The part of an RNA shown here (small-subunit ribosomal RNA, central domain) has 351 nucleotides and comes from a Candidatus Sungiibacteriota bacterium. The coordinates come from a structure-prediction model, not an experiment, and the mean pLDDT is 86. Rfam family: Bacterial small subunit ribosomal RNA. Rfam links the family to the GO terms ribosome and structural constituent of ribosome.
[in-house]
Context: one part of a larger RNA
């Protein structure tokens, strides 16, 4: 519950893309069923309100006028919205010609590091730690050289930096590909913004299946140690997983804790990518516009903190969402999933 609100008190959907429904530039013309206005007629009485009145008074009663709240009808109005017709170009697209980028999909051949496995040196220790110890080592370890072999992850560049709808994304090349952002202002001519509990797509890490791979790491476990005790912190080892394929799961402090789109409003100051101009032999510097990404800040806002042209500031469309704590993100239904479990979602009872 016609209220106010959602960065941190409860509150932005995890992102996208949409259909339904909501909202819709600039001008004419036309309509008029939305919307105004005026006449009639209904809208029983009672109730509600004025005002006179009856019971001593009130309540409660009575007359008489008004009101309510629709609904029919007539006659007008035509600014605003609707439909119809017709036009425009500031929204939106498209084109043209430049350009940044770790955007996303497959493949290719790299180097350092690591481990295993042989071979060469070489001899008694290594490793670990607060300190040991478990551990490895004379069947020769560690350390050093060569040689091979095997996974995973790309140091330096790296940035307050780029790109993506999020979720992410990073060693180099090649092929396929989305999307952005400038400039010209040539096309179309409102084609727009939104978007449910409706539709589809993506979605980190654990997790699950099948199959593959397993160097390093490491839940689980095992052994040493700490310690009163240690089911842990620390050390030896060490299996799922971590990696690929394909198929599932769908959650998260999926956060800017800030939902999308447009419009407006002081500035200073870096930075990434374009464009003009100006300067040059040129290329830098300089000035101006543009998108993006930061840092301070004025107005305003805001319980404060802080936000502040990337607004938490003025508006205006459309969405989701809160409405004491606790029981509870639970129970029960349903719907989804191989399993976990997820998504929807109370009450009792109590404070």
């Nucleotide at each position: 519950u016609u209220g106010g609100g959602c960065g941190u008190a409860a509150a932005g959907g995890g992102u996208c893309u949409c259909c339904a429904g909501g909202c819709g530039g600039u001008u004419u013309u036309g309509u008029u069923a939305g919307u105004c206005u005026g006449g009639c007629g209904u809208u029983a009485a009672a109730u509600c309100c004025c005002a006179c009145u009856g019971c001593u008074u009130a309540a409660c009663g009575g007359u008489g006028g008004g009101g309510c709240u629709g609904c029919g009808u007539u006659a007008g109005a035509u600014a605003c919205g609707g439909c119809a017709a017709a036009a425009c170009u500031a929204g939106a697209g498209g084109g043209a010609u430049g350009g940044a980028g770790a955007g996303g999909g497959a493949g290719u051949a790299g180097g350092a590091a690591c481990u295993c496995a042989c071979g060469g040196u070489g001899u008694a220790g290594g490793g670990g730690u607060g300190a040991a110890a478990u551990c490895c080592g004379u069947u020769g370890a560690u350390a050093u050289c060569g040689u091979g072999g095997g996974g995973a992850a790309c140091a330096c560049c790296a940035a307050a930096g780029g790109c993506g709808a999020a979720g992410g994304c990073a060693a180099a090349c090649u092929c396929c590909u989305g999307g952005c952002c400038a400039u010209c202002u040539c096309c179309u001519g409102a084609c727009g913004c939104u978007c449910a509990u409706g539709a589809g797509a993506c979605g980190a890490a654990a997790g699950c299946g099948u199959g593959g791979g397993g160097a390093g790491c490491a839940a689980a476990a095992a052994g040493g140690a700490u310690u009163a005790g240690a089911u842990a912190c620390c050390c030896u080892u060490g299996u799922a997983g971590u990696c690929c394929a394909c198929g599932c799961c769908c959650u998260a402090a999926a956060c800017g804790a800030u939902g999308c789109g447009c419009g407006c409003u002081c500035g200073c100051u870096g930075u990434u990518c374009c464009g003009a101009g100006u300067a040059u032999c040129g290329a830098c510097c300089c000035u101006c516009g543009g998108a993006g990404u930061g840092g301070c800040u004025u107005a305003g806002c805001u319980u404060a903190c802080g936000c502040g042209u990337u607004a938490a500031g003025c508006g205006c469309g459309c969405c989701g969402c809160c409405u004491g704590g606790g029981a509870a993100g639970u129970a029960c239904g349903g719907c989804c999933g191989c399993a976990a479990g997820g998504c929807u979602a109370a009450a009792a009872c109590u404070c």